[in-house]
The RNA shown here (SAM riboswitch aptamer (S box leader)) has 108 nucleotides and comes from Rossellomorea vietnamensis.
Of the family's consensus pairs, 85% are formed in the model.
Its mean pLDDT, the model's own confidence on a scale to 100, is 82.
RNA sequence: CACUUAUCCAGAGAGGUAGAGGGACUGGCCCGAUGAUACCUCAGCAACAGAUUCUAUUUCAUAGAACACUGUGCUAAUUCCACAAGCGUUGAGCUUGAAAGAUAAGUU
Numbered sequence: 001c002a003c004u005u006a007u008c009c010a011g012a013g014a015g016g017u018a019g020a021g022g023g024a025c026u027g028g029c030c031c032g033a034u035g036a037u038a039c040c041u042c043a044g045c046a047a048c049a050g051a052u053u054c055u056a057u058u059u060c061a062u063a064g065a066a067c068a069c070u071g072u073g074c075u076a077a078u079u080c081c082a083c084a085a086g087c088g089u090u091g092a093g094c095u096u097g098a099a100a101g102a103u104a105a106g107u108u
Stems, first nucleotide, its partner, number of pairs: 002107007013042005021031003027081002043075003048071003052066006079100001083097005
């Protein structure tokens, strides 16, 4: 880099460095000199994988629960919205599905 599987309407911010764009992508709409994005430190959220404990079936294992020790991840806005179909329609909006993306685990 590619592929497979699962999840993506919940949750969680302070300080420092630096100084202009940033929110993946075109458009919209937002964030940003009252300092964003990024990086560092600390704190926190969550529970994907591993470890540990408990329960049931069963006794190699599977499922569920607990915990937060380890490896990740995350801490503006639903993945910010969009696309297709259906419903509805002045406008909004609702449901289902897809594409792309992100994260985890695995494979080549």